[in-house]
RNA sequence: GCAGAUGUGGCGGAACUGGCAGACGCACAGGACUUAAAAUCCUGCGGUUGAAUAAACCGUACCGGUUCGAUUCCGGUCAUCUGCA
Numbered sequence: 001g002c003a004g005a006u007g008u009g010g011c012g013g014a015a016c017u018g019g020c021a022g023a024c025g026c027a028c029a030g031g032a033c034u035u036a037a038a039a040u041c042c043u044g045c046g047g048u049u050g051a052a053u054a055a056a057c058c059g060u061a062c063c064g065g066u067u068c069g070a071u072u073c074c075g076g077u078c079a080u081c082u083g084c085a
Base pairs, nucleotide, nucleotide: 001084002083003082004081005080006079007078010026011025012024019068028044029043030042031041032040046058047057048056049055061077062076063075064074065073
């Protein structure tokens, strides 16, 4: 230099013939249980604004495009890995 694969919460990892983004697990927080813990069970857990568990808006590496609608399709860029030279 060329070709291919991958990039989603704090972490792992789903959602692939375009249709509610974050299933499920781990971690974490609160509660129940316990003399107290562990284990177990219940609830919560992306970001911004906000007094707020209200509401609104934003969010799939980044920037654009197509579309009523994009994690998914198209173009470019970046990073990592693999192969070829």